[in-house]
Order: sequence, then C1' cells, then structure tokens
RNA sequence: GCGGCCAUAGUUUAGUGGCAGGACGGGCCCUUGCCAAGGGCCAGGCGGGGAUUCGAUUUCCCCUGGCCGCA
Repeated sequence: GCGGCCAUAGUUUAGUGGCAGGACGGGCCCUUGCCAAGGGCCAGGCGGGGAUUCGAUUUCCCCUGGCCGCA
C1' cells in the first nucleotide's frame, strides 16, 4: 500500500427496513432475626459523517478504531 471481517448499555451478546431484546453488573422493593440465595420493578445502548427511503441499528459510500490475510 491492497483486500476481507468486526463495531449494539459498565461487560457480554441477539436482532436485521417500522417498539432495540436477553444475561451479568447497578438502584429500589418483597422475602429473612442478619447475610446469601430467590422473586418483582426501574435506569442504562445501535462508533462518527453523508446517501437511499415515507421510515435506517439494519442497505450503500467515506472516516475512525480493532482483528486477519497479501504485498
């Protein structure tokens, strides 16, 4: 220098044009003599810019970062 893959909450992960879901972690409550375990509820997220579309986390382009291969 060229090509490919990946980027979703504090962590890990699902999703794929129409509301973003799970687990762990966090907060509150119930339960208990206390702790743990268990149960209920809540908060918290689509890397950045542009394009397409009525509508983009999803499709396309560029950038940034990470990983892999080639030179």

Source information
The prediction has a mean pLDDT of 82. The RNA shown here (transfer RNA) has 71 nucleotides and comes from a Patescibacteria group bacterium. The source organism's lineage runs through Bacteria and Bacteria candidate phyla. Its Rfam family is "tRNA".